[in-house]
RNA sequence: CCUGCUGGCUGGGCGGCGGCGCCCGAUUCGGGCGAGGAAAGUCCGGGCUCCGCAGGAGACUGUGCUGGGUAACCCCCAGGCGCUGAGGUUUCUCGGCGACGGAGAGCGCCACAGAAACGCAAACCGCCCCGAUUGGGGUAAGGGUGCAACGGUGCGGUAAGAGCGCACCAGCGUUCGCGCGAGCGAUCGGCUGGGCAAGCCCCACAGGGCGCAAGCGAACGCCCCAGAGAGAUCGCCGCCUCAAACAGAACCCGGCUUACACGCCAGCAGGCAGG
Numbered sequence: 001c002c003u004g005c006u007g008g009c010u011g012g013g014c015g016g017c018g019g020c021g022c023c024c025g026a027u028u029c030g031g032g033c034g035a036g037g038a039a040a041g042u043c044c045g046g047g048c049u050c051c052g053c054a055g056g057a058g059a060c061u062g063u064g065c066u067g068g069g070u071a072a073c074c075c076c077c078a079g080g081c082g083c084u085g086a087g088g089u090u091u092c093u094c095g096g097c098g099a100c101g102g103a104g105a106g107c108g109c110c111a112c113a114g115a116a117a118c119g120c121a122a123a124c125c126g127c128c129c130c131g132a133u134u135g136g137g138g139u140a141a142g143g144g145u146g147c148a149a150c151g152g153u154g155c156g157g158u159a160a161g162a163g164c165g166c167a168c169c170a171g172c173g174u175u176c177g178c179g180c181g182a183g184c185g186a187u188c189g190g191c192u193g194g195g196c197a198a199g200c201c202c203c204a205c206a207g208g209g210c211g212c213a214a215g216c217g218a219a220c221g222c223c224c225c226a227g228a229g230a231g232a233u234c235g236c237c238g239c240c241u242c243a244a245a246c247a248g249a250a251c252c253c254g255g256c257u258u259a260c261a262c263g264c265c266a267g268c269a270g271g272c273a274g275g
Stems, first nucleotide, its partner, number of pairs: 001271009012240007020034006036246001040257002043255005048211001050209002060207005065079005080100001081098007101202002106200002108196003119150001124143002126139005151169006170192001172189002175186004215222002
């Protein structure tokens, strides 16, 4: 420098002529306003409308690490933990993802394979002892099965073994310290209790129902400083080298998600050239 990917910004400008909707002033004219960053999907929250509504409990539905923001949120910000990528190299930096309360309340499930899928369990091969060759007993260390095998590694121990004993590590619990908290660090203890709650369930918190053609009103109108009740927001020409993509308000607002040409910015990857 070129190309590609990801993220962010932007989403034509000026002039002339003509037209459309609404409003204002006036007299057949003048002035003002007139789509979006997503107006989209209708996913979440709120306003608004109508209906309903003694109180309490239950059912049902939703949410689910912590703190804060907010009218509120399945949103945003910061943090914690788990998994993971890159860099760095002694535990640090920068990211990505997470339906991330509870499996030590209870029930249920864990296909096939396997001896055994959670029961103070279980002996297929192997190992050890006795009997003596086909039997009895011990053993979950080794093999084998499986997504997952009843804490892991090592030393001791033993007939062979076993948390049986010990050291370290993981997990659970006690105590202390730090932190608003989720949690983190240290200490001590007995040795251990598998996974799934995106199965029922338990715990905590929240929640009246329908929805704009809702509805009120006789109408105007309100909702709505874009704006009606079948919906206006446009066309042509000239210049800017080119004016293009996704797309078009129908109650409003705050979010999320998805779509997007040209151009600009940042990061990453590849290629070419030079130092």
The RNA shown here (Bacterial RNase P class A) has 275 nucleotides and comes from a Pseudomonadota bacterium. Lineage of the source: Bacteria > Pseudomonadati > Pseudomonadota. The coordinates come from a structure-prediction model, not an experiment, and the mean pLDDT is 76. The gene name in the source record is rnpB.